[in-house]
RNA sequence: ACAGCAAGCCGUCUUAUCGCCGUCCUGAGUGAUCAGGAGGGAGGAAAGUCCGGGCAACGCAGAGCAUCCUACUUCCUAACGGGAAGGGUCUUUUCGGGCAACUGAAAAGAUACAGCCAGUGCCACAGAAAAUAACCGCCGGCAGCAAUGCAGGUAAGGGUGAAAAGGUGCGGUAAGAGCGCACCAGCGGCUGGGUGACCAGUCCGGCUGGGUAAACCUUAGGAGUUGAAAGACCAAAUAGGCUGGCAGCGCCCUGCUUCGGUGGGGCUAAGGGCUGCUCGUCCGAUGUCAGUGGGUAGGUCGAUGGAGCCUGCGCGUGAGUACAGGCCUAGAUAAAUGAUAAGACGCACACUUAUAGUGUAGCGACAGAACCCGGCUUAUAGGCUUGCUGUUAAC
Numbered sequence: 001a002c003a004g005c006a007a008g009c010c011g012u013c014u015u016a017u018c019g020c021c022g023u024c025c026u027g028a029g030u031g032a033u034c035a036g037g038a039g040g041g042a043g044g045a046a047a048g049u050c051c052g053g054g055c056a057a058c059g060c061a062g063a064g065c066a067u068c069c070u071a072c073u074u075c076c077u078a079a080c081g082g083g084a085a086g087g088g089u090c091u092u093u094u095c096g097g098g099c100a101a102c103u104g105a106a107a108a109g110a111u112a113c114a115g116c117c118a119g120u121g122c123c124a125c126a127g128a129a130a131a132u133a134a135c136c137g138c139c140g141g142c143a144g145c146a147a148u149g150c151a152g153g154u155a156a157g158g159g160u161g162a163a164a165a166g167g168u169g170c171g172g173u174a175a176g177a178g179c180g181c182a183c184c185a186g187c188g189g190c191u192g193g194g195u196g197a198c199c200a201g202u203c204c205g206g207c208u209g210g211g212u213a214a215a216c217c218u219u220a221g222g223a224g225u226u227g228a229a230a231g232a233c234c235a236a237a238u239a240g241g242c243u244g245g246c247a248g249c250g251c252c253c254u255g256c257u258u259c260g261g262u263g264g265g266g267c268u269a270a271g272g273g274c275u276g277c278u279c280g281u282c283c284g285a286u287g288u289c290a291g292u293g294g295g296u297a298g299g300u301c302g303a304u305g306g307a308g309c310c311u312g313c314g315c316g317u318g319a320g321u322a323c324a325g326g327c328c329u330a331g332a333u334a335a336a337u338g339a340u341a342a343g344a345c346g347c348a349c350a351c352u353u354a355u356a357g358u359g360u361a362g363c364g365a366c367a368g369a370a371c372c373c374g375g376c377u378u379a380u381a382g383g384c385u386u387g388c389u390g391u392u393a394a395c
Stems, first nucleotide, its partner, number of pairs: 001391010012344007020041002023038006043366001047377002050375005055227004067223005072086005087113001088111010114218002119216002121212003135158002137154003141150003166184006185208002187205003190201004231301004241292007250267007271283004308327005314321002345364003348360005
C1' cells in the first nucleotide's frame, strides 16, 4: 500500500428564485380574514408494530385455581423477552500427553443453558430386546450311541440401530459380570475458593440410573383489560324529553271542587301512523310559542420541556451513573417539510503533459414524523476511524 473480518461513526452541502405548514411581531378590518416582517420545519432507521415503560379510561377487599409469558449467574435500568460482565457446554483449527479409554493449552465461533432417581407418555425403520433385555454365540447340568433336545447361567463377542444397559486393561470365573483392582469419564459426599453461576482437590463411596420437557408435567419468578379512534372540556341546526304561557278539548266511568273547572282511566266518530288509494290495523284527542337538561356536527385540550440533547469532570472492567455548565430542537389532522437553476463534495468512465488536471446535458442509497420514551429486528449507494489477519514492496 492492497485485500478480508470485526466494532464504532457519518450518511451530501451552499446560494438564488418560486411555493407549502406552524409560531411571534406590526398594520388594516365589526369579523371571517388580508398585507408586511422575523424566526422554525424528518431519520439513523421516522419502517416492522416485536418487547418494555410513561400516560389515560374502566375494573379491583383478600386469597386461590385456570390461562399466558420468562428460565445459567451477577449487575445495569423507570421497565424489559433489552444490555454489560462472567460461568458452563458444544463445534472447528493448531500444538501436545496417553497402549487405549480419554485428556491439556491457545485462538475463533455457536449456545431457549432450571428439572426426565415426582409421576405419566413417546422413541419411526431395523432389531430377540428401545428399558421387567437372551436372536446367534459362550458355559456347565440332564436325556440320548450320536445328531440333537430340555431346563438353566451369561450382557465378554456377533448382528440391528441415531441410540443397546459406563470405558480401557489386568485379575477372576464353568462361562461371564464393578465380581475385585488400576486408570479414565460421570454421580453423590467432604474440604477449600468465589457475591453467584461454578471451579479446584494426591480426599471418601463401586454409587454407574438410555434418550426426549420448542412431550404432558414439576419447580421458581411475573402478568387486571383496553389503547391517543385512550380520554377531558366547550358546544350549532333538526328531531325528540322536561317546564311554563296561550289557544283547543267529542262520548263514557270515576275522584276533588269555590260549580268556573280540574286529575285519572277507557272508547272512536275529530285527527294521525302504516299505503298511491280502499279495506284492514295501530295510536288517539291536541296544537303552538318560549325556556331548558342530555347528546350529535364542529371546536379546544390531550400534543410535544422530556427517564431530553451537548460539553466537562468524578466513580465503575463494563452496561451505566453522581455533579456542574450550556441548549430548546417539527407538531400536522386529509395530513406541510417541495421544485428549478448554479456551484461545491464524493463515486464511475474517458482523455492527457498522469501522486495531478480536463471532460461527461453520468451517478449520489434505504427511506417520509402523527401521543411520548427505552430497546430489538429489518432496509441502506458511498465514505471515515480503530483493532486483528493475510499478501506484496522498500528500509
The RNA shown here (Bacterial RNase P class A) has 395 nucleotides and comes from Pontibacter sp. MBLB2868. A source record names the gene rnpB. Rfam family: Bacterial RNase P class A. From the family's description: Ribonuclease P (RNase P) is a ubiquitous endoribonuclease, found in archaea, bacteria and eukarya as well as chloroplasts and mitochondria. The prediction has a mean pLDDT of 75. The source organism's lineage runs through Bacteria, Pseudomonadati, Cytophagia, Cytophagales and Pontibacter.